[in-house]
Molecule: transfer RNA
Organism: Firmicutes bacterium UBA3576
């Protein structure tokens, strides 16, 4: 330099093809159980605010299209694989 894949909650991944409620497992927090712990089970679990009814923001960054974008388009950043070149 050429081709391809990828970036989503603390971690690993779905959802993308076909635009329409952001979800699962683990971890973590609280509880039940136990002499105590582990395991198991129940509830919670992105961030901020809240009159606890709810509201705002959030998928690498910035734009665009659209009633509506994780999803489509453009630019950029970073990571991985293969090929080529130099040494």
């Nucleotide at each position: 330099g050429g081709a391809g894949g990828g970036a989503u909650c603390g971690c690993a991944c779905a959802a993308c093809c076909u635009g329409g409620u952001a979800g699962u497992g683990c971890a973590c927090c609280g509880g039940u159980c136990u002499c105590g712990a582990a395991a198991a089970c129940c509830g919670g679990c992105g961030c901020c605010c809240u009159u606890c009814g709810g509201g705002g923001c959030u998928u690498g960054u910035g734009g665009g299209u659209u009633c509506g974008a994780a999803u489509c388009c453009c630019a950029c950043u970073c990571c991985c694989u293969c090929c080529g070149c130099c040494a």